[in-house]
Parts: sequence; C1' cells; structure tokens
RNA sequence: CACGACAAAGGCAAAACCGUCGAAAGACGGUGACGCAAAGCCACGAGGCUAACGCAUGCGCAAGCAUGCCAUGCUAGUCGGGUCGCCGAAC
Repeated sequence: CACGACAAAGGCAAAACCGUCGAAAGACGGUGACGCAAAGCCACGAGGCUAACGCAUGCGCAAGCAUGCCAUGCUAGUCGGGUCGCCGAAC
C1' cells in the first nucleotide's frame, strides 16, 4: 500500500413513531435497530427524488386553478470518484 477474521476495542444507525424546519423531496433532534469495514466527510461525474421560483398551454370577469417542462433544491445508507481514518488473522 492492499486486504477484511465466528478476532479485539469501539463506532454509525434503516424502517416506524414523536417534535421542529421546508412548497415538496428531504433535513435536524429524541426513541428505536434493518443493516454497515468507512453506513466518516466532500454534490466532481452518472443515476434517482421533489418542482417552490420561472416558462408554456388550458379554464376563469377576477382572485386564482389544472396540466406539462424546468434544479439553482435533495439523495454520500444508489454507483463511481476524491479525501481523512480503528484493528491486524488469512490472501
């Protein structure tokens, strides 16, 4: 450097529920563990989610409503990549 044990010490925390924020996706906190050798961190590439704002169309006297498109929003526990890192069996 690579690798990943029926090892050791630990760590993180899915779903669900409660509260808060948010238009939403989702995030944060608490409870809780499905799992995770990076399930530590980073939106650089790809994928996925939402569609507020904006644009287009239709309806309406109007206020507005509906549909479609759209990320600058989200997802690192989707994959790749970058970066820091515990332990030391076997290869």
Molecule: c-di-GMP-I-GGC riboswitch aptamer
Organism: Gemmatimonadaceae bacterium